[in-house]
Context: one part of a larger RNA
RNA sequence: GAGCGAACGUUAGCGGCGCGCCUAACACAUGCAAGUCGCACGAGAAAGGGCUUCGGCCCCAGUAAAGUGGCGCACGGGUGCGUAACACGUAGGCAAUCUUUCCUCGGGCGGGGGACAACCUUCCGAAAGGAGGGCUAAUACCGCGUAAGACCACGGCUCCUUCGGGAGCUGCGGUAAAAGCUGGCCUCUUCAUGAAAGCUAGCGCCUGAGAGUGAGCCUGCGGCCCAUCAGCUAGUUGGUAGGGUAAUGGCCUACCAAGGCAAAGACGGGUAGCUGUCUGAGAGGAUGAUCAGCCUCACUGGCACUGAAACACGGGCCAGACUCCUACGGGAGGCAGCAGUGGGGAAUCUUGGUCAAUGGGCGAAAGCCUGAACCAGCGACGCCGCGUGAGUGAUGAAGGCCUUCGGGUUGUAAAGCUCUGUGGGGAGGGACGAAAACAGCUUGGGCGAAUAGGCCAGGCUCUUGACGGUACCUCCUUAGCAAGCACCGGCUAACUCUGUGCCAGCAGCCGCGGUAAGACAGAGGGUGCAAACGUUGCUC
Numbered sequence: 001g002a003g004c005g006a007a008c009g010u011u012a013g014c015g016g017c018g019c020g021c022c023u024a025a026c027a028c029a030u031g032c033a034a035g036u037c038g039c040a041c042g043a044g045a046a047a048g049g050g051c052u053u054c055g056g057c058c059c060c061a062g063u064a065a066a067g068u069g070g071c072g073c074a075c076g077g078g079u080g081c082g083u084a085a086c087a088c089g090u091a092g093g094c095a096a097u098c099u100u101u102c103c104u105c106g107g108g109c110g111g112g113g114g115a116c117a118a119c120c121u122u123c124c125g126a127a128a129g130g131a132g133g134g135c136u137a138a139u140a141c142c143g144c145g146u147a148a149g150a151c152c153a154c155g156g157c158u159c160c161u162u163c164g165g166g167a168g169c170u171g172c173g174g175u176a177a178a179a180g181c182u183g184g185c186c187u188c189u190u191c192a193u194g195a196a197a198g199c200u201a202g203c204g205c206c207u208g209a210g211a212g213u214g215a216g217c218c219u220g221c222g223g224c225c226c227a228u229c230a231g232c233u234a235g236u237u238g239g240u241a242g243g244g245u246a247a248u249g250g251c252c253u254a255c256c257a258a259g260g261c262a263a264a265g266a267c268g269g270g271u272a273g274c275u276g277u278c279u280g281a282g283a284g285g286a287u288g289a290u291c292a293g294c295c296u297c298a299c300u301g302g303c304a305c306u307g308a309a310a311c312a313c314g315g316g317c318c319a320g321a322c323u324c325c326u327a328c329g330g331g332a333g334g335c336a337g338c339a340g341u342g343g344g345g346a347a348u349c350u351u352g353g354u355c356a357a358u359g360g361g362c363g364a365a366a367g368c369c370u371g372a373a374c375c376a377g378c379g380a381c382g383c384c385g386c387g388u389g390a391g392u393g394a395u396g397a398a399g400g401c402c403u404u405c406g407g408g409u410u411g412u413a414a415a416g417c418u419c420u421g422u423g424g425g426g427a428g429g430g431a432c433g434a435a436a437a438c439a440g441c442u443u444g445g446g447c448g449a450a451u452a453g454g455c456c457a458g459g460c461u462c463u464u465g466a467c468g469g470u471a472c473c474u475c476c477u478u479a480g481c482a483a484g485c486a487c488c489g490g491c492u493a494a495c496u497c498u499g500u501g502c503c504a505g506c507a508g509c510c511g512c513g514g515u516a517a518g519a520c521a522g523a524g525g526g527u528g529c530a531a532a533c534g535u536u537g538c539u540c
Base pairs, nucleotide, nucleotide: 001540002539003538004537006536007535008534009533010532013386014385015384016383017382018381019379020378021344026342027341028340030339031338032337035071036070037069040068041067048059049058050057051056078297080295088222089221090220091219092218093217094216097215098214103210104209105208106207107206108205109204110144112142113141119134120133121132122131123130124129150175151174152173154171155170156169157168158167159166160165180203181202182201183200184199185198189196190195191194224270225269226268231261232260233259236258237257238256239255240254241253242252243251273294274293275292276291277286278285279284299320300319301318302317303316322333323332324331325330350376352375353374354373358372359370360369361368362367389419390418391417392416399410400409401408402407423481424477425476426475427474428473429472433467439461440460441459442458443457444456445455447453484529485528486527487526488525489510490509491508495524496523497522498521499520505512506511
């Protein structure tokens, strides 16, 4: 000199954009943060209102709440404890792999069965909750039929190969599927009005292939400190066989062999999430806040279940510590989600608004949910911009300070005169962000027997704003309401007087102060920066 997620002191007008527990991964009151689907399914209120022959009936309403079932809950959000490791970065490999949903292409969806919730009922318990009996539906569950392709076993042929194997064609045998729902119609079939088990459209289901996305595994190289850590190792190193996994592998097990690593630093200890980042001409140094990518964890430790994917933050089980409830028998909980509280600390915010936009989940859709997100609030914490007036004005006014008493300086500074109106205040107008989707009307195309129906593309109409009566614009108002902080011995821009008298004090270094102190304290003056200025801490 530059910088910072800063803190402290003095001071403080406005706005824009950012940022805001670096410490205790300490403990947490309260509210919210993941639901949705009635176009999968069975059942189904109450309050209120109306009528009444007082028995009841109707509307609300097949609504609410709940249950079975599907999808989601593995995303999004937080944290940096652990981790010196294929965790990360980079470059590759998988002929050793998986991939729900979405997209493209092909084929199929036949016919049956038995349950369990909800509900009713009998009980246990203080509660949390639980047990028995009875009824019932499904896109829930389970057989049967069918099997192109898939997989398995045994064969044949071609091609490729890292010689381990892989790709393709083919023969025989075996294994394994499926579910319906909604709308419309009468061309065909059946009943013969019109409907259906018929036809048709959409959504869905099963099974393949491809593509995509995401994930898993392996490898080369790279990036901390200590040798006052020098030897480490028994599933250890390799092999065979098996198990396990989507998959390779001591990943695991049995047996066999005795190996494997290490001064190019093994092993041990300490510290630490990694990268993009910053600075620098570079070499290097520093850092790991925000934002983005990856990893990791979810009170502590362990474990599996479900699932395409978890060993799962707001799922489960066990153990532990802690807190709470209890009828003492037993139970409940997990903010490193958003706010917020206590505590720790030099130190870090509101128990706000909205789903309007973007995005996510579910749904055919309307829509619902969304502390993701978008906004608002607080904080000079940072960067940037603006203002605190402009022009003119010499009797160089008064006052202050200095003085050699002549004067000098403050100083065009003020006053005065002429203007302006940013910010502030008042009044009025008032956004962009909104594109739509859906719905209605309509044109064309394709499915279709069809002028049903729904699908695709286009046109018109309609609707939607938290921020916010905010930004912005116009008018009015008055120079009126808006400047401080540090320094002035040298380094280092800026000097005099008074007080003090090695005292009180200053100080980054050199050093000032013991009676004329440009270095202490005050004043006048000056210098530097300016809504900030200094100090401290840390980095280069």
Model confidence (mean pLDDT): 81 of 100. Predicted 3D model of a 540-nucleotide part of an RNA (small-subunit ribosomal RNA, 5' domain) from a metagenome. Rfam family: Bacterial small subunit ribosomal RNA.